c-di-GMP-I-GGC riboswitch aptamer from a Nitrospirota bacterium, 92 nucleotides, folded computationally. Its Rfam family is "c-di-GMP-I-GGC riboswitch aptamer". Gene Ontology term of the family: cyclic-di-GMP binding. It was read from a public genome assembly, where an Rfam model found it. The coordinates come from a structure-prediction model, not an experiment, and the mean pLDDT is 85.
[in-house]
RNA sequence: CAAGAAAAAGGCAAACCAAUCGAAAGAUUGGGACGCAAAGCUUCAAGGCUUCGCUUUCGAUGAUCGAAGGCAUGCUAGUUGGGCUGCCCUGG
Repeated sequence: CAAGAAAAAGGCAAACCAAUCGAAAGAUUGGGACGCAAAGCUUCAAGGCUUCGCUUUCGAUGAUCGAAGGCAUGCUAGUUGGGCUGCCCUGG
């Protein structure tokens, strides 16, 4: 530097439940294990999700409401790729 998870030492923790935060997506803590060789960290790119905000179009309409789209906000690192770091073993 590259590959691998057979072994060894370990690590993380899906769904679900409880509490809390949040408008929401979702997050945190505890329990719990579906899985993970980076399921460690990081929103740089794309994808997906959200609407307390703005805006366009369409429909109904008394006020207004609903649907689709765009911008913006936030989330997702266990969606993919990238960046940084790392245990063991094998090869160079």